RNA sequence: GGGGGAUUGGGCUAGCCUGGCUAUGCUUCCAGCUUUGGGAGCUGGAGACCUGAGUUCGAAUCUCAGAUCCCCCA
Numbered sequence: 001g002g003g004g005g006a007u008u009g010g011g012c013u014a015g016c017c018u019g020g021c022u023a024u025g026c027u028u029c030c031a032g033c034u035u036u037g038g039g040a041g042c043u044g045g046a047g048a049c050c051u052g053a054g055u056u057c058g059a060a061u062c063u064c065a066g067a068u069c070c071c072c073c074a
Base pairs, nucleotide, nucleotide: 001073002072003071004070005069006068007067010027011026012025020057028046029045030044031043032042033041050066051065052064053063054062
């Protein structure tokens, strides 16, 4: 220099190809129930689409540019 892939709550992850209701689940944290207490269990709650622009009635999803990381070629 060329090509490809990945980025979603504190951690991990589904959804993206095929745009459409309030973004999925686990874990963590908080509260309550239960218990003599703790743990386990149950219930409820908090928390995310890497950044910017574009297309569209509507974008996590499509397009372009950028950022970070990884792989291959030179």